[in-house]
RNA sequence: GGGGGUAUAGCUCAGCUGGUAGAGCGCUUGAAUGGCAUUCAAGAGGUCAGCGGUUCGAGCCCGCUUAUCUCCA
Repeated sequence: GGGGGUAUAGCUCAGCUGGUAGAGCGCUUGAAUGGCAUUCAAGAGGUCAGCGGUUCGAGCCCGCUUAUCUCCA
């Protein structure tokens, strides 16, 4: 320098043929127990890497950029 993959909650990852953003773990609160643990219930937490485009509508499609992994040279 060229090809390909990945980027979504604090962490690990889902998300369909474009139509209100989800799970597990963790965190907060409450209940049960003498009790930190454990179980159950409720809740908080997101500019879907950034910019632009297409569309009535984009996490999802297109272009560029950034970071990272990988292959080739």
The RNA shown here (transfer RNA) has 73 nucleotides and comes from an Oscillospiraceae bacterium. Its Rfam family is "tRNA". Its mean pLDDT, the model's own confidence on a scale to 100, is 81. Taxonomically the source falls in Oscillospiraceae (Bacteria, Bacillota, Clostridia, Eubacteriales). The sequence was found in a public genome assembly.